The RNA shown here (SAM riboswitch aptamer (S box leader)) has 109 nucleotides and comes from Scopulibacillus darangshiensis. Rfam family: SAM riboswitch aptamer (S box leader). Rfam 15.1 lists 9,625 matches to the family in 4,158 species. It was read from a public genome assembly, where an Rfam model found it. The organism belongs to Scopulibacillus, within Bacteria.
[in-house]
RNA sequence: UUCUUAUCGUGAGAGGUGGAGGGACUGGCCCGAUGAAACCCGGCAACCGUUAAGCGCUGCUUAAAAUGGUGCCAAUUCCUGCAAAGCGGAUGGCUUUGGAAGAUGAGAA
Repeated sequence: UUCUUAUCGUGAGAGGUGGAGGGACUGGCCCGAUGAAACCCGGCAACCGUUAAGCGCUGCUUAAAAUGGUGCCAAUUCCUGCAAAGCGGAUGGCUUUGGAAGAUGAGAA
């Protein structure tokens, strides 16, 4: 990097360094010198792994623990981007569902 699969309306500091940018991309709309990114500390969380119990026991379910491996800490993955259905006299537009894209975990190449 690619493929498969699971999840994505919960949760998380008024700390230190740092100095202008950031929210993937498009179009929006936002956050930011009452201090962005990044780093440190702090915190959240049970995806893998771990432990315990149960079961229809190559596994599944439930529970526990953040001391192992990741991950995460404005706004629903901030909204949207393609398709369908519905609403609307119609343009604009609104609602719902699915998809695409993206993020993270696990497995594979």